[in-house]
Molecule: Bacterial RNase P class A
Organism: Bacteroidales bacterium
């Protein structure tokens, strides 16, 4: 140089003219994600004596945070990369249960071959022992050496690996390291157990004011000596006939206000044109609020770090 790793900032600006929304005016008017609506909260309403069982969610450590399926830093194991670095897993394991494909005799009560012993009908035989050798497999019941044995085997022993227990040291801790003791049925999953947490519904929540019409209830007046209704308006007449009118009044509807914000309601506003070297572009557009997470994104800038094989 080139390629890469991690992190951060930005998300066009100014001027003129014309508009739109909120507001009496002054003034204010989209985003880093306003998005997905995944997690938590605040707020609101409903429910709720107290206790227990169950169900569901979370689960290495420390710190931060109101909390979070949140952030930062770290521990141990696995995976990827030459590297910078990235990614993934994580409470306990005493007990019970399940699974371990294919291959293989056998996948957790393992004899196919081989080795050793015994028997006879002496063979390509039968019985027993053996997990050391061969072979299969992702994995074969710790590794290796010596002893031991009929042949063998943690069967015994030394060393090592791993697990558990006790102690020292370092660390707030997860944990690391050292010493001593002790153990051999592997891996994964479920049940179980331990610790912490969880009432439900969401701003179309919810609160307040409140027509018209109908009307619970209360009061007054009229009414079988006929209120009132029907016979299309009025009178007569006819028919039916026990309620009718007025006032007060609660709940609830339309509607309004609050909730509601230095954008902000109506689902609707937040823009257009010209100029400035002039391409102005990506993802995208608030609908109650706050903290996160996730996803989308043309392009620009800054910081730190890495580089095996390469180029100068």
């Nucleotide at each position: 140089c080139a390629g890469g790793u991690g992190g951060g900032a930005c998300g066009a600006u100014c001027u003129g003219c014309c508009g739109c929304c909120c507001g009496c005016a002054a003034g204010g008017g989209a985003g880093g994600a306003a998005a997905g609506u995944c997690c938590g909260g605040a707020c609101a309403g409903a429910a709720c004596a107290g206790g227990g069982c169950g169900a569901c969610c979370c689960g290495c450590u420390g710190c931060g945070g109101a909390a979070a399926g949140c952030g930062c830093a770290g521990a141990a194991g696995g995976a990827g990369g030459c590297a910078a670095c990235u990614u993934u897993u994580u409470g306990u394991c005493a007990g019970c249960c399940g699974u371990a494909a294919c291959a293989g005799a056998g996948a957790a009560u393992g004899a196919c071959u081989g080795c050793c012993g015994g028997c006879c009908c002496c063979g390509u035989g039968c019985c027993g022992g053996u997990g050391a050798g061969g072979g299969u497999g992702a994995a074969a019941a710790c590794g290796c050496g010596a002893g031991g044995c009929a042949a063998g085997a943690g069967c015994u022993c030394a060393c090592g690996a791993c697990g558990c227990c006790g102690g020292g040291c370092a660390g707030c801790g997860a944990u690391g390291u050292c010493c001593g003791g002790u153990g051999g049925g592997u891996a994964c999953g479920g049940c179980a157990c331990c610790g912490g947490g969880u009432u439900c519904u969401g701003c179309a929540a919810a609160a307040c004011c409140a027509a018209a019409u109908a009307u619970a209830c209360u009061g007054g007046c009229a009414g079988a000596u006929g209120a009132g209704g029907c016979c299309g308006g009025c009178c007569c007449g006819g028919c039916c006939g026990a309620u009718g009118c007025c006032a007060g009044g609660g709940g609830g509807u339309a509607g309004g206000u609050u909730g509601c914000g230095a954008a902000g309601a109506u689902a609707a506003a937040u823009g257009g044109c010209a100029g400035a070297a002039u391409a102005a572009a990506a993802c995208a557009g608030a609908a109650a609020c706050c903290g996160g997470c996730u996803u989308a994104c043309g392009g620009u800038c800054c910081c730190a770090c890495c580089u095996a094989c390469g180029g100068c």